[in-house]
RNA sequence: GGGCGCGUAGCUCAGUUGGUUAGAGCGCAACACUGAUAAUGUUGAGGUCCCCGGUUCGAUUCCAGGCGCGCCCA
Numbered sequence: 001g002g003g004c005g006c007g008u009a010g011c012u013c014a015g016u017u018g019g020u021u022a023g024a025g026c027g028c029a030a031c032a033c034u035g036a037u038a039a040u041g042u043u044g045a046g047g048u049c050c051c052c053g054g055u056u057c058g059a060u061u062c063c064a065g066g067c068g069c070g071c072c073c074a
Base pairs, nucleotide, nucleotide: 001073002072003071004070005069006068007067010026011025012024013023019057028044029043030042031041032040050066051065053063054062
């Protein structure tokens, strides 16, 4: 330099062939339980869906560019 893939909660990841709630597990906080922890249960907080444009009535989803990461080729 070229090709392919990925970027969504603190972490690991789903998801939607474009639509009227953005989710799970772990983690975190409070409460219940306990003599006290752990475990367990209930509730809750936490997101500009990487950035910037475009298409569209409507974009996390489609398109162009950029940034970052991984793999392959040179």
The RNA shown here (transfer RNA) has 74 nucleotides and comes from a Candidatus Magasanikiibacteriota bacterium. Rfam family: tRNA. Gene Ontology term of the family: triplet codon-amino acid adaptor activity. The organism belongs to Candidatus Magasanikiibacteriota, within Bacteria.